This is a predicted structure of a 415-nucleotide RNA (Bacterial RNase P class A) from an Anaerolineaceae bacterium. Its Rfam family is "Bacterial RNase P class A". Its family is annotated with dimeric ribonuclease P complex, tRNA processing and ribonuclease P activity in the Gene Ontology. About the family: Ribonuclease P (RNase P) is a ubiquitous endoribonuclease, found in archaea, bacteria and eukarya as well as chloroplasts and mitochondria. Its mean pLDDT, the model's own confidence on a scale to 100, is 76. The model forms 97% of the base pairs in the Rfam consensus.
[in-house]
């Protein structure tokens, strides 16, 4: 300098005239004045995780059901993030190779996929092929030339896979039958916190699928601010369905038949995803608790409402997400829904045109001319994308025009 990548930051600024919200003082006190602060994002989007918080009961337990799933850490917490493994894809660039437009290889940074179990068991592997938990269709050898018998799984075929893979001894021909590297598997040892790596020894060598049932493990009640909370005001109920004890006990009243109240056992219903236990509450002699229909009232007001697992900044550990301990800051809260509109400047940024400056070129060489990038300055036009909080916080994903700032890998040049 140039290619190629990866984090961070901004996402105007200030002035002035006018209009909204919200907070506080001060003055009024019909509701309004003036003065100070404040007021829309890096994704507010999308609702794909997690949570805090509310209510349901006092939120227990358990199946099912869902999700998550190499290892070790971070977090309130998660299917998120961080660092490490293992098995691959992509990637500027360089080689080669035919030739002019194509194939291979090798591959920094960095960006990305998958990752529990096939020795718990079912199941499944179409088609094709002779055969998909094993086998001879073609084919090779041998017995004699054919049938025929007997050995072959090394050669062709089919396929997404056919007795692990290349080479060789051997053999009638073969084959891990033996060898030698390799892959699996299986044992010991090193290293390491582990996932794995090495590395030695053994011939043990049919496998795939588990986002097919299944096995293990770890997680998890729902439902959501239209959760909820509290004040005002207002109204009308009707109908139908229907459980389960005429059981024990004690008291009290009687007209002495019996009725009344408590407690106990039992049994029925309700209690915010499903079912089972637990457990509150209710109901339990004739009707009410419940359930299911049809109908009537209200829809005003206040709160919930922003002080946060908040933000910045330093140290100090950590490779690092982080976490700690110091300061320091307060940064919307509408309610049909505010945060806005006009105008000048000045900042960025982007073309263009002029001028200057460095440098290098040429000549008629104290100088003149011609000129490319960067720098400066002045003029003129333009630019600003994706997008609007609605309880709120941690992410994932999705969209996005410009600038700045920092690091990484590679090449080349120069010191």
């Nucleotide at each position: 300098c140039a290619g190629g990548c990866c984090a961070g930051c901004c996402a105007g600024a200030u002035g002035g005239u006018c209009g909204c919200g919200g907070c506080g003082u001060u003055g009024a006190u019909u509701u309004c004045a003036a003065c100070g602060c404040c007021g829309a994002g890096g994704a507010a989007a999308g609702u794909c995780c997690g949570c805090a918080c509310u209510c349901c009961a006092c939120a227990g337990a358990g199946c099912a059901c869902a999700u998550c799933g190499c290892c070790g850490g971070a977090u309130a917490a998660c299917g998120u993030c961080c660092g490490g493994g293992g098995c691959g894809g992509g990637g500027a660039u360089u080689c080669c190779c035919c030739c002019u437009g194509g194939g291979g290889a090798a591959g920094a940074a960095c960006c990305u996929g998958c990752c529990a179990g096939a020795u718990c068991g079912g199941g499944c592997c179409a088609c094709a092929g002779a055969a998909a938990c094993a086998u001879a269709c073609c084919g090779c050898c041998a017995u004699u030339c054919c049938a025929a018998u007997g050995g072959c799984a090394a050669g062709g075929g089919u396929g997404a896979a056919a007795u692990g893979g290349u080479g060789g001894u051997g053999u009638a021909a073969g084959a891990g039958a033996c060898c030698a590297c390799c892959g699996g598997c299986g044992u010991c040892g090193u290293a390491g916190u582990a996932a794995u790596a090495c590395g030695g020894c053994g011939g043990c060598c049919a496998g795939g699928c588990a986002a097919c049932c299944c096995u293990c493990g770890a997680u998890g009640g729902g439902a959501g601010c239209a959760a909820g909370g509290c004040c005002a005001a207002g109204c009308a109920g009707g109908g139908a369905c229907c459980a389960u004890g005429c059981c024990c006990g004690c008291c009290c009243u009687u007209u002495a038949g019996a009725g009344g109240g408590c407690g106990g056992c039992g049994g029925g219903a309700a209690g915010c995803g499903g079912c089972u236990c637990g457990u509150u509450u209710u109901c339990u002699u004739a009707u009410g608790a419940g359930u299911c229909c049809c109908g009537g009232g209200u829809a005003g007001g206040c709160u919930g409402c922003a002080u946060g697992a908040g933000c910045c900044g330093a140290a100090u550990g950590g490779c690092a997400a982080c976490a700690u301990u110091c300061g320091g800051c307060c940064u919307a809260g509408a309610g049909a829904g505010a945060u806005g509109a006009c105008c000048g400047u000045c900042a960025g940024u982007u073309u263009g045109a002029g001028a200057g400056c460095c440098g290098u070129g040429c000549c008629u060489c104290u100088g003149g001319c011609a000129u490319a990038c960067c720098c400066u300055c002045u003029c003129a036009a333009g630019c600003a994308a994706c997008a609007g909080a609605a309880u709120g916080c941690g992410g994932c994903u999705u969209a996005u025009c410009g600038g700045c700032u920092g690091g990484c890998c590679u090449g080349a040049c120069u010191a």